Context: one part of a larger RNA
Molecule: large-subunit ribosomal RNA, domain II
Organism: Williophrya maedai
RNA sequence: GGUGCUUCGUGCGAUCCGGUCAAAAUGGUCUUUACUGACUCGUCUUGAAACACGAACCAAGGAGUCUAACGUACAUGCGAGUAUGCCGGUGGAAAAACCGAUAUGCGAAAUGAAAGUGAUUGAUGCCAAGGAAACAGCAGCAUCGACCGACCAUGAUCCUCUGGAGAAAGGUUUGAGUAUGAGCAUGUCCGAUAGGACCCGAAAGAUGGUGAACUAUGCCUGUGUAGGGUGAAGUCAGGGGGAACUCUGAUGGAAGCUCGUAGCGGUACUGACGUGCAAAUCGUUCGUCGAACAUGGGUAUAGGGGCGAAAGACUAAUCGAACCAUCUAGUAGCUGGUUCCCUCCGAAGUUUCCCUCAGGAUAGCUGGGACAAUUGCGCAGUUUUAUUAGGUAAAGCGAAUGAUUAGAGGAAUCGGGGGCUACAUGCUCUCGACCUAUUCUCAAACUUUAAAUUGGUAAGAACCCGGGCCUUCCUUAAGUGAGGCGUCGGGGCUCAAUGCGUGUCCUUAGUGGGCCAUUUUUGGUAAGCAGAACUGGCGAUGAGGGUUGCUCCUAACGUUGAGAUAAGGCGCCAAACUACGCGCUCAUCAGAUACUAUAAAGGGUGUUGGUCCAUCUAGACAGCAGGACGGUGGCCAUGGAAGUCGGAAUCCGCUAAGGAGUGUGUAACAACUCACCUGCCGAAUGGACUAGUCCCGAAAAUGGAUGGCGCUCAAGCGCGUGGCCGAUACUCAACCAUUGAUAUGAAAGUUAGAUAUCAAUGAGUAGGAGGGCGUGGGCGUUGUUUUGAAGCCUCUGGCGUGAGCCUGGGUUGAACAGCGUCUAGUGCAGAUCUCGGU
Numbered sequence: 001g002g003u004g005c006u007u008c009g010u011g012c013g014a015u016c017c018g019g020u021c022a023a024a025a026u027g028g029u030c031u032u033u034a035c036u037g038a039c040u041c042g043u044c045u046u047g048a049a050a051c052a053c054g055a056a057c058c059a060a061g062g063a064g065u066c067u068a069a070c071g072u073a074c075a076u077g078c079g080a081g082u083a084u085g086c087c088g089g090u091g092g093a094a095a096a097a098c099c100g101a102u103a104u105g106c107g108a109a110a111u112g113a114a115a116g117u118g119a120u121u122g123a124u125g126c127c128a129a130g131g132a133a134a135c136a137g138c139a140g141c142a143u144c145g146a147c148c149g150a151c152c153a154u155g156a157u158c159c160u161c162u163g164g165a166g167a168a169a170g171g172u173u174u175g176a177g178u179a180u181g182a183g184c185a186u187g188u189c190c191g192a193u194a195g196g197a198c199c200c201g202a203a204a205g206a207u208g209g210u211g212a213a214c215u216a217u218g219c220c221u222g223u224g225u226a227g228g229g230u231g232a233a234g235u236c237a238g239g240g241g242g243a244a245c246u247c248u249g250a251u252g253g254a255a256g257c258u259c260g261u262a263g264c265g266g267u268a269c270u271g272a273c274g275u276g277c278a279a280a281u282c283g284u285u286c287g288u289c290g291a292a293c294a295u296g297g298g299u300a301u302a303g304g305g306g307c308g309a310a311a312g313a314c315u316a317a318u319c320g321a322a323c324c325a326u327c328u329a330g331u332a333g334c335u336g337g338u339u340c341c342c343u344c345c346g347a348a349g350u351u352u353c354c355c356u357c358a359g360g361a362u363a364g365c366u367g368g369g370a371c372a373a374u375u376g377c378g379c380a381g382u383u384u385u386a387u388u389a390g391g392u393a394a395a396g397c398g399a400a401u402g403a404u405u406a407g408a409g410g411a412a413u414c415g416g417g418g419g420c421u422a423c424a425u426g427c428u429c430u431c432g433a434c435c436u437a438u439u440c441u442c443a444a445a446c447u448u449u450a451a452a453u454u455g456g457u458a459a460g461a462a463c464c465c466g467g468g469c470c471u472u473c474c475u476u477a478a479g480u481g482a483g484g485c486g487u488c489g490g491g492g493c494u495c496a497a498u499g500c501g502u503g504u505c506c507u508u509a510g511u512g513g514g515c516c517a518u519u520u521u522u523g524g525u526a527a528g529c530a531g532a533a534c535u536g537g538c539g540a541u542g543a544g545g546g547u548u549g550c551u552c553c554u555a556a557c558g559u560u561g562a563g564a565u566a567a568g569g570c571g572c573c574a575a576a577c578u579a580c581g582c583g584c585u586c587a588u589c590a591g592a593u594a595c596u597a598u599a600a601a602g603g604g605u606g607u608u609g610g611u612c613c614a615u616c617u618a619g620a621c622a623g624c625a626g627g628a629c630g631g632u633g634g635c636c637a638u639g640g641a642a643g644u645c646g647g648a649a650u651c652c653g654c655u656a657a658g659g660a661g662u663g664u665g666u667a668a669c670a671a672c673u674c675a676c677c678u679g680c681c682g683a684a685u686g687g688a689c690u691a692g693u694c695c696c697g698a699a700a701a702u703g704g705a706u707g708g709c710g711c712u713c714a715a716g717c718g719c720g721u722g723g724c725c726g727a728u729a730c731u732c733a734a735c736c737a738u739u740g741a742u743a744u745g746a747a748a749g750u751u752a753g754a755u756a757u758c759a760a761u762g763a764g765u766a767g768g769a770g771g772g773c774g775u776g777g778g779c780g781u782u783g784u785u786u787u788g789a790a791g792c793c794u795c796u797g798g799c800g801u802g803a804g805c806c807u808g809g810g811u812u813g814a815a816c817a818g819c820g821u822c823u824a825g826u827g828c829a830g831a832u833c834u835c836g837g838u
Stems, first nucleotide, its partner, number of pairs: 040055004056838003060834002066195003070191002073188006081106003085102001087100004110117002122144005130135001146178002148175003151171002157165003198337002201334001205327006216301009227259003230255001234251007263288003268284002271282002303319001305315002340772006350363001352361003364511002367507006377501004382497002384459006394449001395447002401443003406438001408436003413433008463491005470484003474481001514538004519533005543554003558735006568725003571709003577722001579721006591711001602696003606693010623680005629653003635647002659674001663672002736762009773827001775824010791811004797806003
């Protein structure tokens, strides 16, 4: 000086008790009606309301336990030691407790394979407490050095001299070392390992036994099996024949023969029955029925064994290896289940390895804990400035490489084909190659050029500038330079912006099936297909909107109230303008909002715009009217061809104009018509292309969907302008919780808890942490109870976010509760869970 306890005083006042407001409803609860919202939970899953699985209902039971030896953290005791192992002593009824001594474990020394050898206060930088400051510097971190062992190299000196000892001075080598110890024991939480190891669950494997009353087969010994049919051998009689023999008729009664009863069996109806009469039966039909027949009793063969007219059949309703018991709670990387509440934080489906692909380990992501500090210090999914890296996009090809279209010009050269000459391979024409200057089009594995985005570094005090000395393998002609080491002096701490507050360590669960969207991108005809990249989402997440909806748009969430918005909307359903202004559109299949729930090529004299080119008051277009002639019946061809079957040509004249002819027509002519010209008329007309809307193109099975009704100068489509509605988002207010800060604070100080004030925040699966509720039992303490404990019932009321708790009334009849502490067979809706009930 602090703390605890006791006494007295002062202040605050949670809580408790009582009164009044106040015996009633505004509170509580039940029932009914109306409106709005609202899909069954659990589970595996990228994804469940699912036409995925479990679940009729109720009660009771029902799943991370204990032990050993470890790891981190925390707590306690002692501390260079520590520890109840045995033993001895005191003690006591016996124990516990207490005392002593020594052994042993771990620790106090390391290093090396081993022989062996064997460590002490160092320096600098950062830095808490302290201090007025200068300063001082704990723990710790970083850098450098020293020491010990190992290794490498060296070897003065000495000795017992082929060897050994070994000082001093060394080394980019190495150690789980030293450097004024920190451990040991006990306990608790969490984690991992071995054990049944959170619970239930195999198919299997092994050992020892029990079975042939079913059934399979053998053997022994018994028993049983209508009535017919067919008619073998043998026999008899008659006939024929020389005989062998044969024919006919009888007789006879053979047979794994036949029909068929009993018996035994079990084909078809795929009949009846199918919670049956029956865990294989009943009916009709059917097979066999004197034998490889049926059957009783006895006996034999036994489980990797038997037996088998062989079907893996049968071996006691069990057989591709019986049944019973045990090893055995066998193992399961697989399925299912895994029990109270609130608060805070909060993932992963990726890397590497694995007889790895339904799984693990490893790193990553997560939680918890600790330490060191904290404003001119640190950090960053940001910007700026400086510098650096790159070869994608684009661009380029009259630049390289590769591909590629078209002409043009070519003295020479090469190849093909001609001509003139006639062997000089001369002249000349032509097609290509080739050359030159151009032209068209291209490249993931081409490129001169070359972005955007992006990566690295830097933006100071551990800095900048200057001087001198020393040293060196380097360098120089050179003490020249460069580097290094210390040293001296000067400058000066403003060193781009913005934002945030950090850094380090220990330990650790879950995860390791992913999926979707914009953009980029590979395979594929394509896919709600498969595989990648960046970012954002869903998973793990609700709310408003998109009719519906895991992923789209808005926007992330404590409990309430008010305001104003987002996306999206405003005829009615349905909150909000049948708002305003301008266009378009009529559909006997109109249209109506992204993702998104389809429509195309092509076409339209529907309608509305636009562009270009023509014609037109020198009168167009359309309409009505007139003309539309002559050479000439052109030439050829033809049976014929006079404008008009066909072929080649396609002039002239007169005209305002009239084609050696646009169609109709004739056997051929004729006739009509058109082009062309003119009159009347009086102002716009024709063509091609284009794009808005509408239409065609456009056929399917229950009746049907712009969400429905319905809507037409829209309630449709396209523009524009106001107003309004509209979320758990935003703003404000109150309350709750969490986190942080500040202050007060036990007579003086500090402060855990406490109290007060202020600020920010509040989503969450797997998972973690914290704080609580409830149950059984032990101990301590305080209590309740026959004037009624526990339990049970209850539309009695209250408190708490909640698990739950308190209270009234009824029933009942003997025990029970609060607080503190220890302990655990401690909390159920699920497991085709178990037992019982309905």